[in-house]
About this RNA:
Bacterial RNase P class A from uncultured Pengzhenrongella sp., 395 nucleotides, folded computationally. Its mean pLDDT, the model's own confidence on a scale to 100, is 76. The RNAcentral record of the sequence draws on MGnify. Lineage of the source: Bacteria > Actinomycetota > Actinomycetes > Micrococcales > Pengzhenrongella. Its Rfam family is "Bacterial RNase P class A". By type it is a ribozyme.
RNA sequence: GAGCUGGCCGGGCGGCCGCGUUCCCCUGAGGCGAGAGCCGACGGGGGCCGAGGAACGUCCGGGCUCCGCAGGGCAGGGUGGUGGGUAACUCCCACCCGGGGUGACCCGCGGGACAGUGCCACAGAGAGCAGACCGCCCCGCGGACGGCCUUCGGGCCGCGCGCGGGGUAAGGGUGAAACGGUGGUGUAAGAGACCACCAGCGUGCCGGGUGACCGGUGCGGCUCGGUAAACCCCACCCGGAGCAAGGUCAGACAGGGAGCGUUCGAGGGCGGCCCGCCCGAGCUCCCGGGUAGACCGCUGGAGGCGUGCGGCAACGCACGUCGUAGAUGGAUGGUCGCCACCCGUGCGGGGGCAACCGCGCACGGGGACAGAACCCGGCGUACAGGCCAGCUCAU
Numbered sequence: 001g002a003g004c005u006g007g008c009c010g011g012g013c014g015g016c017c018g019c020g021u022u023c024c025c026c027u028g029a030g031g032c033g034a035g036a037g038c039c040g041a042c043g044g045g046g047g048c049c050g051a052g053g054a055a056c057g058u059c060c061g062g063g064c065u066c067c068g069c070a071g072g073g074c075a076g077g078g079u080g081g082u083g084g085g086u087a088a089c090u091c092c093c094a095c096c097c098g099g100g101g102u103g104a105c106c107c108g109c110g111g112g113a114c115a116g117u118g119c120c121a122c123a124g125a126g127a128g129c130a131g132a133c134c135g136c137c138c139c140g141c142g143g144a145c146g147g148c149c150u151u152c153g154g155g156c157c158g159c160g161c162g163c164g165g166g167g168u169a170a171g172g173g174u175g176a177a178a179c180g181g182u183g184g185u186g187u188a189a190g191a192g193a194c195c196a197c198c199a200g201c202g203u204g205c206c207g208g209g210u211g212a213c214c215g216g217u218g219c220g221g222c223u224c225g226g227u228a229a230a231c232c233c234c235a236c237c238c239g240g241a242g243c244a245a246g247g248u249c250a251g252a253c254a255g256g257g258a259g260c261g262u263u264c265g266a267g268g269g270c271g272g273c274c275c276g277c278c279c280g281a282g283c284u285c286c287c288g289g290g291u292a293g294a295c296c297g298c299u300g301g302a303g304g305c306g307u308g309c310g311g312c313a314a315c316g317c318a319c320g321u322c323g324u325a326g327a328u329g330g331a332u333g334g335u336c337g338c339c340a341c342c343c344g345u346g347c348g349g350g351g352g353c354a355a356c357c358g359c360g361c362a363c364g365g366g367g368a369c370a371g372a373a374c375c376c377g378g379c380g381u382a383c384a385g386g387c388c389a390g391c392u393c394a395u
Stems, first nucleotide, its partner, number of pairs: 001393009011339007019050002022047005030039003052369001056380002059378005064242004076238005081095005096110001097108004111233002116231002118227003133172002135168008145158005180198006199223001201220008246296004255287006267279004303322008341366008350357002
């Protein structure tokens, strides 16, 4: 100088105004009570606390609540190398395998393609138990040319052209992919047709590892395409809905119904009961409605931090310590000052040959992404600016 990985912060202090939960004080409408007294709306004052690393998306997993459920199966959905972690997971950790990078390190929806079915665009002759387009080789026919011989009638040979038949997967060409690679034998030309070595597949043995797998060695047919984020097969997992879950208290008006009652007096008043006296035509219950409304659920939980121990790690265990949102049209804000940070401009003073680079001062500007709503664990995505640690490469 260029990178890789992991972790962290997400302005600070103060003044003024304002909002929410909760507690305390003052005042006290009003209510209850025989009273002493109790409750207490509205208002005023004061105290504590008051969003995030992602509170976001609501994509996974769980707690909690209600409903369902003997057990098994089908359908449907999900997961997919191995071993661990966890309440659980599609998450995390370690390792294996494959790929990328000089490297630190990164990436992988990573079971099965001899159980079956399907598909493989374009190009290309041919894309699955494939394929003769060019080329190469053989044979036949035709006609032209050249050479040699000649008894001048012709004969033989060669090169190459056209047509037809056949062989050939070595070469060219197409493609992401064309039925192993190199060398040799062989052949008319060729070909795992055969041989040696290599690669790959299958399989046996030995060794290492908990395992995925790795290393070594022998044998076999000589060679086998890809795709399962296509159907499918295998193994394992999954009941549904969600805090508007669910629960407690519980009205008013209209309207409707039932019962009792009107001189055989319901009900009410006279302080509670009886007698008595007075008033007296309505009174009670149910439906409306477990509705409106209020309250609970509601935040102390798989919690944060520190230390020690176990473990490579994720994580676990023990001890100590902290404790502080809970709204429901939904609070957590606004403004000013100072300081810190970033950017730009100017000035001063340094270093350097220079480009340029730090330092100080002044002025101007800037501050992101985004906001709880039952609670946790993850993942994904957004983000001005900044800090720390470890490691790699080059010099």